[in-house]
RNA sequence: GCGCGGGAGAGCGCGUCGGGGCAAGUCCCGGCGCCGCCGAAGGAGCAACCGCCCCGGAAUCUCUCAGGCACCAGGGACCGCGC
Numbered sequence: 001g002c003g004c005g006g007g008a009g010a011g012c013g014c015g016u017c018g019g020g021g022c023a024a025g026u027c028c029c030g031g032c033g034c035c036g037c038c039g040a041a042g043g044a045g046c047a048a049c050c051g052c053c054c055c056g057g058a059a060u061c062u063c064u065c066a067g068g069c070a071c072c073a074g075g076g077a078c079c080g081c082g083c
Stems, first nucleotide, its partner, number of pairs: 001083006011035001013034009036069003042065001043063003049057003
């Protein structure tokens, strides 16, 4: 690196626009805006620590730019097995 398996967290939030269903109320889906929130793609920061040592490499810590926040799906650090 590849394959298989496991794999968390956080609003069923509010408003608006469009589409659809319904007898109506209203419900569902998607876009946009607002506030709140999460941290385990990525990114960034400090630094324990490490090394070929005065220069470098550096996290599961920190920040949330990105990403994500009902279920499903997808993604998923990391772990296990095999090659």
The prediction has a mean pLDDT of 81. Glycine riboswitch aptamer from uncultured Allosphingosinicella sp., 83 nucleotides, folded computationally. NCBI's taxonomy places the organism under Bacteria, Pseudomonadati, Pseudomonadota, Alphaproteobacteria, Allosphingosinicella.